[in-house]
Context: one part of a larger RNA
């Protein structure tokens, strides 16, 4: 001096851009934060319409719930554990990848369930028997069978599913097997905090063999076999602590430091354990344990904000129960589209940085006033008053480029063997929550300056008061009767929508 996720204390006009639970990984009300697909499946309510006096039949139309697919391992949170199963740089093989590219082939022929429905039962609810039946791209079984897997090289073994409607090879899908991109698992070197007032630490421990296990290496896990294995070049124990790109500081090396933002990595009330999956041992799935909380008809049951908002508590501190899918992404679907507290805006807060404003020119009988005074005067001072002028922020009011580009639907012209069907390019329609460059008009100097400090250090002083007291202080030190240090007044300095103090780093 320079910095901060800052806090406090005075004081605050206005934009941009940015940022905000650092402390209890404490406890949570309420709402919302993951669903879509009828172009996979069967039911078809509400409505409408025609017929009928009606009951009801018939036609359009599709709501809930329900099988079933995909998605729900992404996104978004947080730093509790971790000193190395982590991070970072380099480097290997013994692997596995939905969706998406690609390049071959295939897509034959049959079953039997079960859900929701109907009937009826139990339960205070949560939920839940039991007896008929019905579908499917759900599940089964049989056939094909290599460019596939297994192989004792003779052989064995493995799969499929339709949709739309338009004659489907042609559009959406399915299965098979190569590839190929993303992504993940896995091993190895070297780097990574303080402590010896921790000096010995291991028995699956270190190594082989042979099995299991896994995509996959591998004591990972078993059986036997051998006695290894790490350690002052600090093992092992103890504290601390997510790691990194960065970031602050500094000429540099280096020191501190990991908030926003991006990369891993870990966590999801606390411990554990698997299911389904391509991918979890899974933040808003399961299942058992515990400790809180709720509801109960006391037999039983339910939850899990470290998401976005909002509460209490603790704290020096840290924000709206807001709008909106316009737009960029993400998931479902052919597509319309639906979901999206990701996100993209807006609100609060001088927390940070920038910007801008609080006027502009003229005005000396140097007015009053304060203030000091050697009583002449000297200062506050061209500042004020007056006079002219402007019209930035700020108020009112209004207009507006873009942020918009897709997609979809019309028409037109093509191309695909015909085509209403897929596709190209033109033109027209349509789609902005919120901002808003930037114009206009309206009015008028009117709404808009504080802090702090004035003994050196360190810029910038005079009176009164006080009287070792009251107080002051970063440090030297002032204060005991003239204090340029207290405490007020004038003035004057230094930043300015700030100024100052404290705390931490360099």
């Nucleotide at each position: 001096g320079a910095a901060u996720g800052a806090a406090c204390g005075u004081u605050g006009g206005c934009g941009g851009c940015g940022u905000g639970g650092a402390u209890u990984a404490g406890g949570c009300a309420u709402g919302c934060a993951a669903g879509u697909c009828g172009a996979g499946c069967g039911c078809g309510a509400u409505a409408u319409g025609u017929a009928g006096c009606a009951a009801u039949a018939c036609a359009u139309g599709g709501a809930a719930a329900g099988c079933g697919g995909c998605g729900a391992a992404a996104g978004g949170g947080a730093g509790a554990g971790u000193a190395a199963u982590a991070c970072g740089u380099g480097g290997g093989a013994a692997u596995c990848u939905g969706c998406c590219c690609u390049u071959a082939g295939a897509c034959c022929u049959g079953g039997g369930a079960u859900a929701g429905c109907g009937a009826u039962g139990g339960g205070a609810a949560a939920c839940u028997g039991c007896c008929g039946g019905u579908a499917a791209u759900a599940c089964c079984a049989g056939a094909u069978a290599a460019u596939g897997u297994c192989u004792a090289u003779g052989g064995a073994c493995c799969a499929a599913a339709g949709g739309u409607g338009u004659g489907a090879u042609u559009c959406c899908g399915u299965c098979u097997a190569g590839g190929g991109a993303u992504g993940a698992g896995c091993c190895c070197a070297c780097g990574u905090c303080c402590u010896a007032u921790u000096a010995g630490c291991u028995a699956g421990u270190u190594g082989g063999c042979a099995g299991g296990g896994u995509a996959a290496u591998g004591g990972c896990c078993u059986a036997c076999c051998a006695a290894g294995g790490c350690g002052a070049u600090g093992a092992u124990g103890g504290g601390u602590a997510g790691c990194g790109g960065g970031u602050g500081u500094g000429a540099g090396a280096g020191c501190a430091u990991g908030a926003c933002c991006c990369g891993c990595c870990u966590c999801a009330c606390u411990g554990g354990g698997a299911c389904u999956g391509a991918g979890a041992c899974a933040c808003u799935g399961c299942c058992c344990a515990g400790a809180c909380a709720c509801c109960u008809a006391c037999g039983g049951g339910u939850g899990g904000c470290u998401g976005c908002a909002g509460u209490c508590g603790a704290g020096a501190a840290u924000c709206u129960u807001c709008g909106g899918c316009a737009a960029u992404g993400g998931g479902c679907g052919c597509a319309a589209g639906c979901c999206u507290g990701a996100c993209c805006g807006a609100g609060c807060g001088a927390c940070g940085c920038c910007g801008c404003g609080u006027g502009c020119g003229g005005g000396a009988u140097g007015a009053a006033g304060g203030c000091c005074u050697u009583c002449g005067g000297g200062u506050u001072g061209u500042a004020a008053a007056c006079c002219g002028c402007u019209g930035u922020c700020g108020a009112g009011g209004g207009g507006g480029a873009g942020c918009a580009a897709c997609u979809u639907c019309c028409a037109u012209a093509g191309a695909g063997u015909u085509a209403u069907c897929u596709u190209u390019a033109u033109g027209g329609a349509u789609u902005g929550a919120g901002c808003g460059a930037u114009c206009c008009c309206u009015g008028g100097a009117g709404g808009a300056a504080g802090g702090a400090c004035g003994g050196g250090c360190u810029a910038a002083g005079u009176u009164c008061g006080u009287g070792c007291c009251a107080g002051c202080a970063g440090c030297c030190g002032c204060g005991g009767u003239a204090a340029g240090a207290c405490g007020a007044a004038c003035c004057g300095u230094c930043c300015a929508a700030a100024c100052g103090u404290u705390a931490u780093u360099c």
Small-subunit ribosomal RNA, 5' domain from an uncultured bacterium, 506 nucleotides, folded computationally. Rfam family: Bacterial small subunit ribosomal RNA. Its family is annotated with structural constituent of ribosome and ribosome in the Gene Ontology. Its mean pLDDT, the model's own confidence on a scale to 100, is 83.